[in-house]
RNA sequence: AGAGUUCGAUCAUGGAUCUGGAUGAUUGCUAGUGGCAUGCUUAACACAUGCAAGUCGGAAGCGAAGUGUUGUUUCUAGUGGCGGACCGGUGAGUAACGUGUAAGAACCUGUCUUUGGGAGGGGAACAACAGUUGGAAACGGCUGUUAAUACCCAGUAGGUUGAGGAGCAAAAGGAGGAAUCCGCCCGAGGAGGGGCUCGUGUCUGAUUAGCUAGUUGGUAGGGAAAUAGCUUACCAAGGUGAUGAUCAGUAGCUGGUUCGAGAGGAUGAUCAGCUACACAAGGAUUGACACACGGGCCAAAAUCCUAUAAGAGGUAGCAGUGGGGAAUUUUAUGCAAUGGGCAAUAGCCUAACGGAGCAAUGCCGCAUGGAGGUAGAUGGCUCAUGGGUCCUGAACUUCUUUUCCCGGAGAAGAAGCAAUGACGUUACCUGGGGAAUAAGCAUCAACUAAAUCUGUGCCGACGGCCGCGGUAAGACAAAGGAUGCAAGCGUUAUCCAGAAUAAUUGGGCGUAAAGCGUCUGUAGGUGGCUUUUUAAGUCCGUCGUCAAAUCCCAGGGCUCAAACCUAGAUAGGUGGUGGAAACUACCAAGCUGGAGUACGGUAGGGGCAGAGGGAAUUUCUGGUGGAGUGGUGAAAUUCGCAGAGAUCAGAAAGAACACCAACGUCGAAAUCACUUUGAUGGGACGACACUAACAUUGACAGACAAAAACUAGAGGAGCGAAUGGGGUUAGUUACCCCAGUAGUCUUAGCUAUAAAUGAUGGAUACUAGGCGCUGUGUGUAUCGACCCGUGCAGUUUUGUAGCUAACACGUUAAGUAUACCGCCUGGGGAGUACGUUCGCAAGAAUGAAACUCAAAGGAAUUGACUGGGGCCCACACAAGUGGUGGAGCAUGUGGUUUAAUUCGAUGCAAAGUGAAGAACCUUACAUGGGCUUGAUAUGCUGCGAAUCCUCUUGAAAGGGACGGGUGCCUUCGGGAAUGCGGACACAGGUGGUGCAUGGCUGUCGUUAGCUCGUGCUGUAAGGUGUUGGGUUAAGUCCCGCAAUGAGCACAACCCUCAUAUUUAGUUGCUAGCAUUGAGUUUGGAACCCUGAACAAAAUGCCGGUGAUAAGUCGGAGGAAGGUGAAGAUGACGUCAAGUCAUCAUGCCCUUUAUGCCCUGGGCGAUACAUGAGAUCCCGCGAGGGUGACCUAACCAUAAAAACCCAUCCUUAGUUUAGAAUGUAGGUUGCAACUCUCCUGCAUAAAGCUUGAAUCGCUAUUAAUCGCCAGUUAGCCAUAAGACGGUGAAUUCAUUCUCGGGCCUUGUACAUACCGCUCGUCACACUAUUGGAGCUGGCCAUGCCUGAAGUCAUUACCUUAACCACAAGGAGAGGGAUGCCGAAGGCAAGGCUAGUGAGUGGAGUAAAGUCGUUACAAGGUAGCCAUACUGGAAGCUGCAGUUG
Repeated sequence: AGAGUUCGAUCAUGGAUCUGGAUGAUUGCUAGUGGCAUGCUUAACACAUGCAAGUCGGAAGCGAAGUGUUGUUUCUAGUGGCGGACCGGUGAGUAACGUGUAAGAACCUGUCUUUGGGAGGGGAACAACAGUUGGAAACGGCUGUUAAUACCCAGUAGGUUGAGGAGCAAAAGGAGGAAUCCGCCCGAGGAGGGGCUCGUGUCUGAUUAGCUAGUUGGUAGGGAAAUAGCUUACCAAGGUGAUGAUCAGUAGCUGGUUCGAGAGGAUGAUCAGCUACACAAGGAUUGACACACGGGCCAAAAUCCUAUAAGAGGUAGCAGUGGGGAAUUUUAUGCAAUGGGCAAUAGCCUAACGGAGCAAUGCCGCAUGGAGGUAGAUGGCUCAUGGGUCCUGAACUUCUUUUCCCGGAGAAGAAGCAAUGACGUUACCUGGGGAAUAAGCAUCAACUAAAUCUGUGCCGACGGCCGCGGUAAGACAAAGGAUGCAAGCGUUAUCCAGAAUAAUUGGGCGUAAAGCGUCUGUAGGUGGCUUUUUAAGUCCGUCGUCAAAUCCCAGGGCUCAAACCUAGAUAGGUGGUGGAAACUACCAAGCUGGAGUACGGUAGGGGCAGAGGGAAUUUCUGGUGGAGUGGUGAAAUUCGCAGAGAUCAGAAAGAACACCAACGUCGAAAUCACUUUGAUGGGACGACACUAACAUUGACAGACAAAAACUAGAGGAGCGAAUGGGGUUAGUUACCCCAGUAGUCUUAGCUAUAAAUGAUGGAUACUAGGCGCUGUGUGUAUCGACCCGUGCAGUUUUGUAGCUAACACGUUAAGUAUACCGCCUGGGGAGUACGUUCGCAAGAAUGAAACUCAAAGGAAUUGACUGGGGCCCACACAAGUGGUGGAGCAUGUGGUUUAAUUCGAUGCAAAGUGAAGAACCUUACAUGGGCUUGAUAUGCUGCGAAUCCUCUUGAAAGGGACGGGUGCCUUCGGGAAUGCGGACACAGGUGGUGCAUGGCUGUCGUUAGCUCGUGCUGUAAGGUGUUGGGUUAAGUCCCGCAAUGAGCACAACCCUCAUAUUUAGUUGCUAGCAUUGAGUUUGGAACCCUGAACAAAAUGCCGGUGAUAAGUCGGAGGAAGGUGAAGAUGACGUCAAGUCAUCAUGCCCUUUAUGCCCUGGGCGAUACAUGAGAUCCCGCGAGGGUGACCUAACCAUAAAAACCCAUCCUUAGUUUAGAAUGUAGGUUGCAACUCUCCUGCAUAAAGCUUGAAUCGCUAUUAAUCGCCAGUUAGCCAUAAGACGGUGAAUUCAUUCUCGGGCCUUGUACAUACCGCUCGUCACACUAUUGGAGCUGGCCAUGCCUGAAGUCAUUACCUUAACCACAAGGAGAGGGAUGCCGAAGGCAAGGCUAGUGAGUGGAGUAAAGUCGUUACAAGGUAGCCAUACUGGAAGCUGCAGUUG
């Protein structure tokens, strides 16, 4: 510090994911040890059992026990004192003066401490106890007796209130022989503790906007430790809130902890401070302190006991149990230390605490051995079989002993002379023993360190993201190996970081999400120049504080570390105090550059109201006229002889205002256009008079706001949703046509939205220019109008710097800055649901969540595509010519059938194709019969040479048997060749995969393209070059150009054909001469021809044209003229094109079969003119016989046919056509039935020129005519490959069809239009809205009831202390009554949760149905708002927009 992931690739936007750290953790596998920490985060759920708060006999009266003698010791139920308000636990409640921080005044305070005083006199009881009595128990009742440091009285001190008068109002003793000690009462201080008030900080929601009656304040009374509506009465009507009250949800707060570079985020376990609570609620008593965890009262819930009357308890103390849960320990030890309570002391109590146990829960430390050791061992894995690797790792040799085992010694923690240690057989030290007791977990496609083999075969699985797995998986599983960490390692969960992904530091808003439709303006924010004042902000100094612990830093000692101890410190917050005065602010006084007012002329579709006008349209009336009109791609519906349309005249109505007219005007925007009148708003300019910062922005609020729609009137020409009809169509709820209602217009209202857009908030300042337009000024420009300059305001275009992801923007900024407002934070769900406000409604505004995906989206690039554009080519169309498609037959294919009909080829680019030839063979298929080292190869071994002959069985293959024969080499062992037998390695496979491959081939396409080096350019993908102007068959050439060069294709070089010359004339040729039946033979070398060589064609020449170029058109010459005609030649690549059955080949499969043999034969061997076959003979013919000649520019096959001439037939299914059938034959062959070819005779089918549609061909071409060889024994050949004979027609041209090339446009396509995509319907699943309702929870309100209890009243009952002393009084208690008052009940509500028949839409889901809406002009341009309408996407109207 970043990384992978949207794309064919790129940049930017943007989300989701990973790498890091942390945890009171969980879970899987594993586990040696020590130290220090930590350990119910869930049910504030329920709790058995034990313990957690007592102590004092030196306060006092009984009693008991012991000793044992009269004194003392011990124990303590009750009285009494102090303490049970501390310690310990938990976080339910609480959004609050609860807590943090900083202050304050009107208070209280036991023990402790300092100090000043005091304690004299008197009295009456009550427990215990004794007796009696009730009850199951818990626990009581009555009578009697008694002490005190328990209680009471009068007086006094002191204190307090008050002006005074006056009122209230203390004490206690005990121990000791004594000094003295411990206590008691009243004051005044201190320390520590507590109560109260206040500034400020402290979560979310506005789909919670108003809340509040003791409420806010005052007076008076009461009350309290104290201030106070704390409380009561009366008076006033306040108080609080957009700086977020109230309400709802959530939550103990803090020091801190954790992450982060920091800012900051998250968190609030352990430790520490504060707070609240103690089974849920209420209320008080006592007390210094409580409204009291282990006290009491009441009522409720659940639990326990019970004799059914009644009664008991509260682990959120420590252990522990059940339950809940992913999950959290021992019913152990000690008061030795520290601390607390009581006590004069000794001491007692202390689950606080100290320590141990359990748990890898965390942090830290140590070990599991060290050194040597190659035969590179065994074994595993792998392999190209050579090796490599695990691996110096092990064994082996030697060394050490942390740890472990057995012994010895042994602390500190203990204070004050001694005594006192739970931990503790502790730590630590030391002797002996022996490598002995001790390594796992995760990962290995990329991110991310680390790779192979085997198995599996879109199965089973993996996965954090992208994704992996469909037979060669580095991604699954296992193995061996490697990497990382290590007594741990992985998983899961949560938090922070990365994330600049909420942006103060530190983001954005033209097109990616995002500027309110526009303006006015309130609060608020911000604000011009000069000079004073103050000192709030600001700055400087100083003082206090922010507990300790923690963090940081220095030092120290536990062997180190973690842990611990000691000391120190920054920054920051907050308060006091002293100063400074630049800036902001405040006060005061000025200024004029901002802003405004007045003045002058001025431009304008600015708005409102009134009046007027003509053109056009439609309708009506009348005339003329007489058959159509209208409409369309083409038609039809429609109108018309009852007179349309056309034309003339007249009348009426409504709506809109041609030309001028212009990227021109005005207005805030929406919007605004005939002429004219009236009143009216705003602007710019010019002069310079006045005011003196009056400004800017603007939450909330208000005003205006296209079209459509709505309400009520009026109006209604044209147009025209809906609707009707006609077309089109597979269908049409559309596009087109004919009609046509709402509406469009107007008045008064309503609605408040648009692609309301410059997709760009308004304001101010600054920062190059150029060409224009509008308005208004101005210059010695002028007499004036122009020209030429120049200022201000507005407006269009181009462009520098700059900015931007790019496109683009660019003084009218999207540049540079300032202040303010609005808005955004992945896509979908969704601008939906619910709630609320507005609306007559339609709807508008505000505006989520569950769930789901890893993308969605922007700009630009290269392609591809377009029913986009331009240019160009091609038998592509057109112009011609001959076919196919109809019939029969041949061949191939599909389908079907079959035991098998072997396999492959399947749009063009498969289908007379592999196959240049299936009766057997071929043959791969099927049936049946056989073989198993095999038909064939190599290696080992045994026997026999080999070859050969005969018999038998069998369909054959094969099986069985007899006979003959003995070769060659030899080192005499044997060997070579060959046959048979045997065992094992292996052979074999036309078995699979052409989607594992090589090679070969097809196709686009013989189309003109495809690329590179260097340079330049762009952030980049890329571009440029290769585009442009011409030209060509051509990226062919020329010119131009940020390009300049080069390569593969093109062309040329090669072969054939066409011309001439030279040379050579045999087997070819033969003019003349001679000769023959015959170029037959002499001869000839002229001709033809053949072989070789050479020449020729180069747009070279002339003219036109063109840029004077390249070229092109015409011409000359020439055998040939503009590549002369053909062939071979096929760029980069595309189609996972074809072929595993030509061949080769990886992997898989098979091995008594998926191999091999067989159907009466084949191959070989042998021999040799093979081949073709004239002539003649036989036969109607196929054919048979014969067999000359030919060793080759020679002979044969061989007859060429069309053609030409003559004759016959004469328009018919024929003298056309010949399928099919019958019959008789022939040939090849082992064999002709399945299944050959050919011939004769007989019979004689369909077919009479061929629908829609479609194919070939541009010259020696089409058409037509015959002929040849190969393959074969023969042939299904009408095939395919060659050869020549005869020999046309047409091409105006590129509009259209198919295909292709270049440039360009658009694109939502990139497996690239055979693309992508939309909606309904059907099936499945998921979450969710509403829903008749039903069931809970919480909250507040009103009424009823009214416990405990304080307070008040009362005088019914009772009453020791004092007064009086006779009655009685004061006071107290009980009872009763009253206010308040918890739980409960009733009533009507609010909020919220669960559930609910059927239902609505939404989302997800491999291959369902219907259409084809969008993306290209997407085939009717799309989209936005609105309204109607339709199975659905959609369609149509109206206004708007260009995206």